[in-house]
This record gives sequence, structure tokens and C1' cells, in this order.
RNA sequence: UCCCGGAUCGUCUAACGGCAGGACGACGGCCUUUGGCGCCGUUAAUCGGGGUUCGAAUCCCUGUCCGGGAA
Repeated sequence: UCCCGGAUCGUCUAACGGCAGGACGACGGCCUUUGGCGCCGUUAAUCGGGGUUCGAAUCCCUGUCCGGGAA
């Protein structure tokens, strides 16, 4: 320098172009003599910019970062 793939709650991981969900964690409550276990609830996310579309996490362009490959 070129080619390919990836970026989603604190972490891991889903989501035909149509309500962004689950698990773990954290917080609150119930239970318990206390703690743990268990149960209920809450918390919290689409890498930045632009485009297409009635509608974009998803498709297109571009940038940043990460990984792999070629020279």
C1' cells in the first nucleotide's frame, strides 16, 4: 500500500428492512435470625458522519479503531 471480516446495555450474545431482546452483573424489594439460594422489579446499548427508503442495528458511501491475509 492492497484485499477480507468485525464494532449492539458494565460484560457476553440475538434481532426477514417494521416494538432493539436474552443471559450474567449492578441496584431495589420479597423470603431468611443473618448470609447464600430462590422469586419479582428496575437499570442499561446499535462506533462517528452522510445517503437510499414510508421506515435502517440491518442496504450504500466515507471516516476511526480492532482482527486476518497478500506484497
Molecule: transfer RNA
Organism: Candidatus Berkelbacteria bacterium